[in-house]
RNA sequence: CCAGGGGGCCGGGCAGCCGCGUUGGAGGCAACUCCACCGAGGAAAGUCCGGGCUCCACGAAGCGAGGGUGGCGGGUAACGCCCGCCGGGCGAGCGGCCGGAUUUGAAAGGGUUUGGCCGCGAAGCUCAGGGAAAGUGCCACAGAGAGUAGACCGCCGAUGGUUCCGGAUCAGGUCCGGAACACAGGCAAGGCUGAAAGGGUGCGGUAAGAGCGCACCGGGGCGCUGGUAACAGGGUCCGCAUGGCAAACCCCACCCGGAGCAAGACCGAAUAGGGGCGGCGCGCCCGCAAGUCCUUUGGGGCAAGCGGGCAGGUGGGUUUCGACCGAGCCGCCCGGGUUGGUUGCUUGAGCUGCGGAGCAAUCCGUAGCCUAGAUGAAUGGCUGCCCCUGCGGGCGGGUCCGAAAGGAUACCACCCGCAGGACAGAACCCGGCUUACAGGCCCCCUGGCAUU
Numbered sequence: 001c002c003a004g005g006g007g008g009c010c011g012g013g014c015a016g017c018c019g020c021g022u023u024g025g026a027g028g029c030a031a032c033u034c035c036a037c038c039g040a041g042g043a044a045a046g047u048c049c050g051g052g053c054u055c056c057a058c059g060a061a062g063c064g065a066g067g068g069u070g071g072c073g074g075g076u077a078a079c080g081c082c083c084g085c086c087g088g089g090c091g092a093g094c095g096g097c098c099g100g101a102u103u104u105g106a107a108a109g110g111g112u113u114u115g116g117c118c119g120c121g122a123a124g125c126u127c128a129g130g131g132a133a134a135g136u137g138c139c140a141c142a143g144a145g146a147g148u149a150g151a152c153c154g155c156c157g158a159u160g161g162u163u164c165c166g167g168a169u170c171a172g173g174u175c176c177g178g179a180a181c182a183c184a185g186g187c188a189a190g191g192c193u194g195a196a197a198g199g200g201u202g203c204g205g206u207a208a209g210a211g212c213g214c215a216c217c218g219g220g221g222c223g224c225u226g227g228u229a230a231c232a233g234g235g236u237c238c239g240c241a242u243g244g245c246a247a248a249c250c251c252c253a254c255c256c257g258g259a260g261c262a263a264g265a266c267c268g269a270a271u272a273g274g275g276g277c278g279g280c281g282c283g284c285c286c287g288c289a290a291g292u293c294c295u296u297u298g299g300g301g302c303a304a305g306c307g308g309g310c311a312g313g314u315g316g317g318u319u320u321c322g323a324c325c326g327a328g329c330c331g332c333c334c335g336g337g338u339u340g341g342u343u344g345c346u347u348g349a350g351c352u353g354c355g356g357a358g359c360a361a362u363c364c365g366u367a368g369c370c371u372a373g374a375u376g377a378a379u380g381g382c383u384g385c386c387c388c389u390g391c392g393g394g395c396g397g398g399u400c401c402g403a404a405a406g407g408a409u410a411c412c413a414c415c416c417g418c419a420g421g422a423c424a425g426a427a428c429c430c431g432g433c434u435u436a437c438a439g440g441c442c443c444c445c446u447g448g449c450a451u452u
Stems, first nucleotide, its partner, number of pairs: 001448010012386007020039002023036005041423001045434002048432005053260004066256005071085005086129001087127004093120012130251002135249002137245003152191002154187003159184002161181009199217006218240001219238004224233003264343004274334007283310006291302004314326003350369008387421008396412002398409004
């Protein structure tokens, strides 16, 4: 420098003016005013996972149901999160085998290029990564065959069969040799279908083939070595014997009570509703009248009390009234709730610096700091300068064309103008995950090439 890849951080700055919220202080009877401090995020979001806290339920333990998690080890309050490691897949590239084209050569062989297959594989990415040899189930379409594999095209037809030719033999016939057919049959190499077709490559072998035999690779069993383990390495045996799906049921191991700050606690108005107690003739009319007031001295008004009459608030009850029961109204008391207010509320698995342990996640020690708490819901707006990006214009330089004049310019610097600067906003609090995000900065890893 080229190519590939990973991680972290920031996410406008300064000034002026106006404004909002909590808290503290001052003033004011109060409404409110003034001053000071502080005042959103990396995701405050989705509400997906795990906890704290609160209330409810609950002896303990076991079993069952339901839900969740799933390589191994570590971290953590916990997790489905994080770190490290292991395994599968991908991955620039490297190596091997087979074939095609072309070229060179007398040939053997070599060169170039291209296709297919196999193995290894950097940084790194990715995996709902336990069990498919406990059992059940499923595998659409296509295809001959999809699970106790299969035979469509194809290959063969050694063996058996049929036919033909030649020969031998005494006729029929038999025997020997050769050829044809593709009839019986053999095969699974190649083709075809598919997401997937019962290991792969090569050599041998064969009628053709085939783990049929062998070599290498792959796979399985057993034990050995290393590792805490997942697992890895090599040894030996087995020609290979059980395709995939568990994000189908299922099996195994482990974990899990429910609801949520609209949790919960306290105060508690009007009104309505609930419960308890009490009340619902002490009125009206007539007559008499102690007494008292006024007076024009004639009388008139008011009236305790007495006598008589009427009525008994409503439904039932009773001849009627009352007692009793019910509805209603009024008064007093009690308790619960709604609106509302207070609290929960922000000092906490906290943040920053330093030191130590650890590969790391993280943990330990120590010093310092306090950093939103709103409740129709504050945390904002305007202006100027600067910053970044884009577009347009100007001037200068570079490059190119041209003999020059001049022209072109996706290059560079400066100046001017215009436009833009994301995603998004706490609402009980933490740890994570996921998703959204204009633009900018920094660091690291791997491979290749060049230079020193």
Notes: This is a predicted structure of a 452-nucleotide RNA (Bacterial RNase P class A) from Candidatus Andeanibacterium colombiense. The source organism's lineage runs through Bacteria, Pseudomonadati, Alphaproteobacteria, Sphingomonadaceae and Candidatus Andeanibacterium. The prediction has a mean pLDDT of 76. The RNAcentral record of the sequence draws on ENA. Rfam family: Bacterial RNase P class A. Gene Ontology terms of the family: ribonuclease P activity, dimeric ribonuclease P complex and tRNA processing. The gene name in the source record is rnpB.